RNA sequence: GAUCAUCGCUCGGGGCGCCGACUCCAAUCGUGAGAGCCGGCUGAGAUGCACCCGUAGAACCUGAUCCGGCUCGCACCGGCGGAGGGAACGCGAAUUCUCCCCAAU
Numbered sequence: 001g002a003u004c005a006u007c008g009c010u011c012g013g014g015g016c017g018c019c020g021a022c023u024c025c026a027a028u029c030g031u032g033a034g035a036g037c038c039g040g041c042u043g044a045g046a047u048g049c050a051c052c053c054g055u056a057g058a059a060c061c062u063g064a065u066c067c068g069g070c071u072c073g074c075a076c077c078g079g080c081g082g083a084g085g086g087a088a089c090g091c092g093a094a095u096u097c098u099c100c101c102c103a104a105u
Stems, first nucleotide, its partner, number of pairs: 001097002006093004010088001011054004016048001017041004022036003025032002060085003066079004
């Protein structure tokens, strides 16, 4: 001087569904959407300053009211995707590498 992965800090980006019960509301019954609250499914995360991601970018968005599968149901699984977009040329530490100088031999 450089330095991928790693750690920390600052800054920035992102998603938050599906199912069920109860209560409230509307309603002649049936039933319906909305709100409150609880439980369940998957997951890192289903509104927490928690989780994830920041160009070596599948965090996340578009395509998508997509296609196939599974399921009570679902962005649950896969395809789509060698498609397109998408937020740090940040700082420090650690590690490693290279160069120069000095000393010794």
Predicted 3D model of a 105-nucleotide RNA (TPP riboswitch aptamer (THI element)) from a Phycisphaerales bacterium. Lineage of the source: Bacteria > Pseudomonadati > Planctomycetota > Phycisphaerae > Phycisphaerales. Its mean pLDDT, the model's own confidence on a scale to 100, is 76.